[in-house]
Record summary
The RNA shown here (transfer RNA) has 73 nucleotides and comes from Candidatus Woesebacteria bacterium UBA5941. The organism belongs to Candidatus Woeseibacteriota, within Bacteria. Model confidence (mean pLDDT): 81 of 100. The sequence was found in a public genome assembly. Rfam family: tRNA. It is annotated as a transfer RNA.
RNA sequence: CGGGGUGUGGCGCAGUUGGUAGCGUGCAGCUUUCGGGUAGCUGAGGCCCUGGGUUCGAAUCCCAGCACCCCGA
Numbered sequence: 001c002g003g004g005g006u007g008u009g010g011c012g013c014a015g016u017u018g019g020u021a022g023c024g025u026g027c028a029g030c031u032u033u034c035g036g037g038u039a040g041c042u043g044a045g046g047c048c049c050u051g052g053g054u055u056c057g058a059a060u061c062c063c064a065g066c067a068c069c070c071c072g073a
Stems, first nucleotide, its partner, number of pairs: 001072007010025004019056001027043005049065005
């Protein structure tokens, strides 16, 4: 320098026929227990790397950039 991939709640991931974001784990409370663990229930927590564009509507399409990873030179 060129090509490809990834970037979503604390952590790990899903969501890619565009239609108002979900799972596991963790966290808080409650139930259960003599207590703890286990199990169950409820709840808080993200507007989806950044900035633009298209669209009635974008995490999801397009453009530019940033970070990391891989390949090539």